[in-house]
RNA sequence: CAUGUCCACCAGACAAUCGCUGUUGCCUUAGGGCAGUGGAGGAAAGUCCGGACUCCAUAGGGCGCGAUAGCGGCUAACGGCCGUCCGCUGAAACCUUGGCAACAAGGAUAAGGCGAGGAAUAGGGCCACAGAGACGAGCGUAUUUAGUUACGGUGAAACGCGGUAACCUCUAUCGGGAGCAACACCAAAUAGGCACACGUUGAGGCGGCUCGCUGAGUGUGCGGGUAGGUGGCUUGAGCGGCGGGGUAACUCGUCGCCCAGAGGAAUGAUUGUCAACUUCGCGCAAGCGAGGUCACAGAAUCCGGCUUAUCGGUGGGUUUGGGAU
Numbered sequence: 001c002a003u004g005u006c007c008a009c010c011a012g013a014c015a016a017u018c019g020c021u022g023u024u025g026c027c028u029u030a031g032g033g034c035a036g037u038g039g040a041g042g043a044a045a046g047u048c049c050g051g052a053c054u055c056c057a058u059a060g061g062g063c064g065c066g067a068u069a070g071c072g073g074c075u076a077a078c079g080g081c082c083g084u085c086c087g088c089u090g091a092a093a094c095c096u097u098g099g100c101a102a103c104a105a106g107g108a109u110a111a112g113g114c115g116a117g118g119a120a121u122a123g124g125g126c127c128a129c130a131g132a133g134a135c136g137a138g139c140g141u142a143u144u145u146a147g148u149u150a151c152g153g154u155g156a157a158a159c160g161c162g163g164u165a166a167c168c169u170c171u172a173u174c175g176g177g178a179g180c181a182a183c184a185c186c187a188a189a190u191a192g193g194c195a196c197a198c199g200u201u202g203a204g205g206c207g208g209c210u211c212g213c214u215g216a217g218u219g220u221g222c223g224g225g226u227a228g229g230u231g232g233c234u235u236g237a238g239c240g241g242c243g244g245g246g247u248a249a250c251u252c253g254u255c256g257c258c259c260a261g262a263g264g265a266a267u268g269a270u271u272g273u274c275a276a277c278u279u280c281g282c283g284c285a286a287g288c289g290a291g292g293u294c295a296c297a298g299a300a301u302c303c304g305g306c307u308u309a310u311c312g313g314u315g316g317g318u319u320u321g322g323g324a325u
Stems, first nucleotide, its partner, number of pairs: 001321002004318007012274007020039008041296001045307002048305005053179004065175005070084005085117001086115004094107005118170002123168002125164003135160001139152004183231004193222006204214003238257008276293007
């Protein structure tokens, strides 16, 4: 330099103006106002797998159902991750053949990628095409005292205790159910419930009193539920630095940091400058000018994974080959 491949990171920056929202302080006419400070992601997504947490269920054993499957490790756990074995795959480089060559065909590999890689002597099922015959022995030819022995084009497998578990099955391990709209607490109005008191010898109502009219409920208390409110709610299997252990996943020690918490649901908009990419024009060139673009996407209890979407950019490891020193 060429080439294949793997991993990590960023996801525009700054300023001004106008807003939205959590929180702290002060003020307040209780509506709010002012000041400070925090305010989306690498996937917040799909809800696929695993956990934390909450409620419900639950003597013990077995059956059934579901998931997983080389070996070893990591982890709170996993179907995830790491290491490793095996199989398959995998280059313009390599090998073989052909060719004057360009190249073509085939082969074997590197890093890397993929694997539904337990068991076929527990049992059942199935085995395309070809082939006389496809699972259990028969058939053909030769041979022998004797189904006694040998061979049989095809085919992955053939005269044999073969193959297939990505068919059932068996083995081992794991798995109770529902989910923050979980769940807990406070608690109106109205209706209904229970208890007590009063009431046709007239309660109560007709705005205060009297008369009159009307005519069966009225009052108090208690408890449950609803609306509404509060908690759960974000300090956590947390993040960063340094050091130790380990090939690695990961882990231990120590120091530092606090980084959304709304709830019909905030996290935004405009302008300017700069950055990145790109188009056009000018220019020998360096560059200058004008314009355009700036992805996928949007927290809702939290965490670990997987999968899917994603304009563009940055850094690093590694394979093979070539060149220079």

A computed fold for a 325-nucleotide RNA from Formosimonas sp., annotated as Bacterial RNase P class A. A source record names the gene rnpB. The sequence is in RNAcentral, with records from ENA. Its mean pLDDT, the model's own confidence on a scale to 100, is 80. Rfam family: Bacterial RNase P class A. Rfam links the family to the GO terms dimeric ribonuclease P complex, tRNA processing and ribonuclease P activity. NCBI's taxonomy places the organism under Bacteria, Pseudomonadati, Betaproteobacteria, Burkholderiaceae, Formosimonas.